[in-house]
């Protein structure tokens, strides 16, 4: 000098991400409670089956009326907090639960893998009370980076088009290292 590898620090994308409590709406006059009436044998312990326990003719499920009446999860606006694989998805593999056994179910912990963010459209598929929301999946916009091409432009760069990917990009700076 700045040619290729390596690491350390500190930034960017912008309706950024994501976490907490408290407030608000909704879930919902729903689930449950207790009275009354009706009903007449079952009914409860996440589902199904079997066992095992409780409750029932002193009246079970259910079905009406009255009275009293939630909550989780998810969302909303600002307010902190921690960030820029921020997170999100997936779920190997392995634990925990509910009386107990199969199968299922439900929670925790989580490997590979996928995705640059954002958003609209699909009543498209999950999940949900829910045409809310989120997520995946199709396809569209807008954009933030880098690379090639073309054009302008001394040169930074600026505009258009193509295309990739966040293990990236950008700047300092340290080893190697090449001339």
């Nucleotide at each position: 000098a700045g040619u290729a590898a390596g690491g350390a620090u500190a930034g960017a994308g912008g309706u950024g991400c994501a976490g907490a409590a408290a407030c608000c709406a909704u879930u919902a006059g729903u689930a449950c409670u207790u009275u009354u009436g009706u009903g007449g044998a079952g009914g409860a312990g996440a589902a199904u089956g079997g066992g095992c326990u409780c409750c029932a003719a002193g009246g079970a499920a259910g079905c009406a009326a009255a009275a009293g009446g939630a909550a989780a999860g998810g969302g909303g606006a600002a307010u902190u907090u921690g960030c820029c694989g921020a997170a999100g998805u997936g779920g190997a593999a392995g634990g925990a639960g509910a009386c107990u056994c199969a199968u299922u179910c439900u929670c925790c912990u989580a490997a590979a893998g996928c995705u640059g963010g954002u958003u609209c459209u699909g009543a498209u598929a999950u999940u949900g009370a829910a045409g809310a929301a989120a997520u995946g999946c199709a396809g569209g916009a807008c954009u933030g980076u880098c690379a090639u091409a073309u054009a302008g432009g001394a040169a930074a760069c600026u505009a258009u088009a193509u295309g990739g990917a966040g293990g990236g990009c950008u700047a300092u700076u340290c080893u190697u290292u090449u001339g």
This is a predicted structure of a 179-nucleotide RNA (Lysine riboswitch aptamer) from Salirhabdus euzebyi. The coordinates come from a structure-prediction model, not an experiment, and the mean pLDDT is 81. It matches the Rfam family "Lysine riboswitch aptamer". About the family: Riboswitches are metabolite binding domains within certain messenger RNAs that serve as precision sensors for their corresponding targets. Allosteric rearrangement of mRNA structure is mediated by ligand binding, and this results in modulation of gene expression. This family includes riboswitches that sense lysine in a number of genes involved in lysine metabolism, including lysC. Its family is annotated with lysine biosynthetic process in the Gene Ontology.